[in-house]
C1' cells in the first nucleotide's frame, strides 16, 4: 500500500394510525382492541465456494447463507432505534 474483523460523542440513512378506549402517580407510563411495517436481532426457504460419505445419482451430511419470506421481538408524529455505505483513527489478522 491493499483486503477482512472489530471500534467511533462522526455523516448519511426507508417503511408503516400523533388510531379508538380504559387506568393512572399524568409521562417517551401501563391495560384492552382493531389497522399496518420491515432495515437492530431471531426463524424459515431459495441459493452456494468447499468438505466428508458413497460405484453412481438431479443421493445424503457438514458449512455459508440474501435486501426473499415469516412477523416472535422490534417499529409505525418527534425523539430514540436502525441494515447499509461513507469517513476516521486503534488494534488484530492475511
Nucleotide at each position: 500500500g491493499g483486503c477482512g474483523u472489530u471500534g467511533c460523542u462522526c455523516a448519511g440513512g426507508a417503511g408503516a394510525g400523533a388510531g379508538c378506549u380504559c387506568c393512572c402517580g399524568c409521562g417517551u407510563g401501563g391495560g384492552g382492541c382493531c389497522g399496518c411495517c420491515g432495515a437492530a436481532g431471531g426463524c424459515g426457504c431459495a441459493g452456494g465456494a468447499g468438505g466428508c460419505c458413497g460405484c453412481a445419482a438431479c443421493g445424503g451430511c457438514c458449512c455459508c447463507g440474501a435486501a426473499c419470506g415469516c412477523u416472535c421481538a422490534g417499529g409505525c408524529a418527534a425523539a430514540a432505534g436502525g441494515a447499509c455505505u461513507g469517513g476516521c483513527a486503534a488494534a488484530c489478522g492475511c
This is a predicted structure of a 94-nucleotide RNA (Glycine riboswitch aptamer) from Hydrogenophaga crocea.
Model confidence (mean pLDDT): 78 of 100.
Its Rfam family is "Glycine riboswitch aptamer". From the family's description: This family represents the bacterial glycine riboswitch. Gene Ontology term of the family: glycine biosynthetic process.
Lineage of the source: Bacteria > Pseudomonadota > Betaproteobacteria > Burkholderiales > Hydrogenophaga.